[in-house]
Molecule: transfer RNA
Organism: Picrophilus oshimae DSM 9789
RNA sequence: GCCGCUAUAGCUCAGUAGGUAGAGCACUCGGCUGUUAACCGAGCGGUCGUCGGUUCAAACCCGACUGGCGGCG
Numbered sequence: 001g002c003c004g005c006u007a008u009a010g011c012u013c014a015g016u017a018g019g020u021a022g023a024g025c026a027c028u029c030g031g032c033u034g035u036u037a038a039c040c041g042a043g044c045g046g047u048c049g050u051c052g053g054u055u056c057a058a059a060c061c062c063g064a065c066u067g068g069c070g071g072c073g
Base pairs, nucleotide, nucleotide: 001072002071003070004069005068006067007066010025011024012023013022019056027043028042029041030040031039049065050064051063052062053061
């Protein structure tokens, strides 16, 4: 220098023939229990890496850029 994969909640990850963003764990509150843990219920939490484009509508399609991983030279 070229190519590929990847970036979504505090953490680990889902979500692809475009249609108002989810799970588990963690955290908070409550129930249960003599208490704790476990278990059960509820809640909290995201400008979907950044910028731009296409579209009535983008996490998803297109381009550029940034970080990470890998390959080639």